A computed fold for a 91-nucleotide RNA from a Bacilli bacterium, annotated as Bacterial small signal recognition particle RNA. Rfam family: Bacterial small signal recognition particle RNA. By type it is a non-coding RNA gene. The family is grouped with related families in Rfam's "SRP clan". Gene Ontology terms of the family: signal recognition particle, plasma membrane targeting and SRP-dependent cotranslational protein targeting to membrane, signal sequence recognition. A source record names the gene ffs. Of the family's consensus pairs, 93% are formed in the model. Taxonomically the source falls in Bacilli (Bacteria, Bacillati, Bacillota).
RNA sequence: AGCCGUGCAGCGACGUGACCCUCCUGAACCGAGUCAGAUCCGGAAGGAAGCAGCUCUAAGGGAAUCGGUUGCGGGUGCUUGCACGGCUAUU
Numbered sequence: 001a002g003c004c005g006u007g008c009a010g011c012g013a014c015g016u017g018a019c020c021c022u023c024c025u026g027a028a029c030c031g032a033g034u035c036a037g038a039u040c041c042g043g044a045a046g047g048a049a050g051c052a053g054c055u056c057u058a059a060g061g062g063a064a065u066c067g068g069u070u071g072c073g074g075g076u077g078c079u080u081g082c083a084c085g086g087c088u089a090u091u
């Protein structure tokens, strides 16, 4: 220096878990907004608080196929790197 084997690492593919992104659902009261009816204050004009309903959403739950991040895995691959062992050749 070459060949073979083993181990470790790097990168990629695959499998799998988690998270993000998208959608759906989701608060009797202890979220927000708007607040019919009704209530309260006022001589009046008006104002106030605010149940139901509706809307948006939190925690949580669910869904699909991609995308991104990450953990784990090996009967995964690579003209990759390092280490160890063996064989051969030369000096």
Stems, first nucleotide, its partner, number of pairs: 001088009010078003014073007022063004031056004039048003